[in-house]
Context: one part of a larger RNA
RNA sequence: GAGUAACGAAAGGCGAGUGAGAAACUCGCCCGCCGAAUGCCCAAGGUUUCCUGAGCAAUGCUAAUCAGCUCAGGGUUAGCCGGGGCCUAAGCCGAGGCCGACAGGCGUAGGCGAUGGACAACUGGUUAAUAUUCCAGUGCCACCACCGAGCGUUUGAGCAAUGGGGUGACGCGGAAAGGUAAGCGGACCGUGGCGUUGGUUGACCACGGACAAGCACGUAGGGCGGUCUCUAGGAAAAUCCGGAGGCCAUAUAAGCCUGAGAUGUGAUGUCAGCUGGCUUAUGCCGGCGAGCCGCCGAUCCUCUGCCGCCAAGAAAAACCUCUAGCGAGCUCUGGUGUGUGCCCGUACCAAGACCGACACAGGUGGGCAGGUAGAGAAUACCAAGGCGAUC
Numbered sequence: 001g002a003g004u005a006a007c008g009a010a011a012g013g014c015g016a017g018u019g020a021g022a023a024a025c026u027c028g029c030c031c032g033c034c035g036a037a038u039g040c041c042c043a044a045g046g047u048u049u050c051c052u053g054a055g056c057a058a059u060g061c062u063a064a065u066c067a068g069c070u071c072a073g074g075g076u077u078a079g080c081c082g083g084g085g086c087c088u089a090a091g092c093c094g095a096g097g098c099c100g101a102c103a104g105g106c107g108u109a110g111g112c113g114a115u116g117g118a119c120a121a122c123u124g125g126u127u128a129a130u131a132u133u134c135c136a137g138u139g140c141c142a143c144c145a146c147c148g149a150g151c152g153u154u155u156g157a158g159c160a161a162u163g164g165g166g167u168g169a170c171g172c173g174g175a176a177a178g179g180u181a182a183g184c185g186g187a188c189c190g191u192g193g194c195g196u197u198g199g200u201u202g203a204c205c206a207c208g209g210a211c212a213a214g215c216a217c218g219u220a221g222g223g224c225g226g227u228c229u230c231u232a233g234g235a236a237a238a239u240c241c242g243g244a245g246g247c248c249a250u251a252u253a254a255g256c257c258u259g260a261g262a263u264g265u266g267a268u269g270u271c272a273g274c275u276g277g278c279u280u281a282u283g284c285c286g287g288c289g290a291g292c293c294g295c296c297g298a299u300c301c302u303c304u305g306c307c308g309c310c311a312a313g314a315a316a317a318a319c320c321u322c323u324a325g326c327g328a329g330c331u332c333u334g335g336u337g338u339g340u341g342c343c344c345g346u347a348c349c350a351a352g353a354c355c356g357a358c359a360c361a362g363g364u365g366g367g368c369a370g371g372u373a374g375a376g377a378a379u380a381c382c383a384a385g386g387c388g389a390u391c
Stems, first nucleotide, its partner, number of pairs: 012030006031388004039368004045349002049347001050074006059067002079140002081345004086117002091112003097106003121138005141341003144337004148332004158326002163322004171309004177302003183295004188209006194202001210270002214265003221258004225248007233241002271291001273288006310313001354363002370382004
């Protein structure tokens, strides 16, 4: 220079409280902002920032009694969520091997590797802080044991590949139907209310009228011909797949496979709200309790479907089947059980906690998607919920 620039998009006011001290902390009322977000849930990343108590030297663009700050204590509970004990993709590693002065490079068998495939849990309650993890209720999966039933011991029950085949298995566009969620209305049902100012016992007002997995049933819809014989292919074998032929059906067929939803059960349960007692920062134990009708209707489900098109749209395992083979006890779609069920993650943020040197007007993938008006996820105003952006 200069008590100058700046104090990083934004609405706050009043009362009460705490305190040495309050524009900023806490509580209340009013006002305002977001509302396809400035709400809620997750992935990445961060790594204790979470909760509670005690603090204010520093951090906070001012103050601070406050804090993502300081100190201390506490907090993350799983057979079923995600990952591993399963599978493979790009890519990576790579026994032997090939190449290379060395270092090392490439690569067969084989392996690792999810961003994909496979695979068993839902509703309610609870903590200051965790919950599909704890608790209550109701289930499911694998294995084990026992019981029951059945079959078999070479005239062979059953199991069954590291092997064969099927399936898994996939593009883009389009269209319709059947449903469900959500929403809206109700003069019906439940609980509460009856007017500070004229009216308000009324077709009055406010709120609510809800519920999962699983199990049973197998619907709307979608797909597939069946059987017998032969067989040079599927590196051996095959009853499987493929090929050839015969017969039967030929359709609005039968049968089989698949398949939302509805219905029943789950539920004599739980839950909004109202309320009694004991007690008082609040908690514990109870009681009552409607759960219906109609409209509208998805971007969700049936649908990895159907129809069309050309640029022709992962793999492997699980699963089914076939034999090779093993083979003396085995199978079950049966029942029972305080039976067994490993390791890792689980707090919190998702923007002031991640990436940007900062509590930075920037950047950051997925899911949810209420009301009125509207074609709409635009826009405007609102709900739930969250904020008033640290002078």
This is a predicted structure of a 391-nucleotide part of an RNA (large-subunit ribosomal RNA, domain III) from a Pseudomonadota bacterium. Its Rfam family is "Bacterial large subunit ribosomal RNA". Rfam links the family to the GO terms ribosome and structural constituent of ribosome. The full RNA is in RNAcentral, with records from ENA. Taxonomically the source falls in Pseudomonadota (Bacteria, Pseudomonadati). The coordinates come from a structure-prediction model, not an experiment, and the mean pLDDT is 82.